[in-house]
């Protein structure tokens, strides 16, 4: 350094990280908003749940 078996192991849950919990998937995969007949048109939210940090977006005080 190679070449084989066989495990560990991993990935995801509409935009960032950290921790906790719960689901989902096995690369042929979870998943990849919503509203409209359509649109170059509307619409919520950085979570899957919780909280904590960061980012926006409103209003107030200083």
């Nucleotide at each position: 350094c190679c070449g084989c078996a066989c495990g560990a192991u991993g990935g995801g849950g509409a935009u960032g990280g950290g921790g906790u919990c719960c689901c989902c998937c096995g690369a042929u995969a979870a998943c990849c908003g919503c509203c409209g007949g359509a649109a170059u048109g509307g619409c919520u939210g950085a979570u899957g749940a919780c909280u904590c940090c960061u980012g926006c977006c409103g209003g107030a005080u200083g």